[in-house]
Source information
The RNA shown here (c-di-GMP-I riboswitch aptamer) has 71 nucleotides and comes from a soil metagenome. The coordinates come from a structure-prediction model, not an experiment, and the mean pLDDT is 84.

RNA sequence: GAAAAAGGCAUACCUCUCGCGAGAGGGGGACGCAAAGCCACGGGACUUUCUGAGUUAGCCGGGUCGCCGAA
Numbered sequence: 001g002a003a004a005a006a007g008g009c010a011u012a013c014c015u016c017u018c019g020c021g022a023g024a025g026g027g028g029g030a031c032g033c034a035a036a037g038c039c040a041c042g043g044g045a046c047u048u049u050c051u052g053a054g055u056u057a058g059c060c061g062g063g064u065c066g067c068c069g070a071a
Base pairs, nucleotide, nucleotide: 001068008033009032013028014027015026016025017024018023031058037064038063039062041061042060043059044056045055046054047053048052
């Protein structure tokens, strides 16, 4: 980033396990995603036992690695 193809991820919901919780992991399932791979560095949101400790990378920015690819 034109078109195409290969391959990938998986929202809600159901279920099992873990956690006080936000949520996380396994299975089913697909709303979507071109980084919806990875990292809590900045901002946001959220939880809690709130000068502390956490969650969210599928909220945004940033960092880092990476598949396909015509003229």
It matches the Rfam family "c-di-GMP-I riboswitch aptamer". Its Rfam clan is "c-di-GMP_I riboswitch clan". Rfam links the family to the GO term cyclic-di-GMP binding.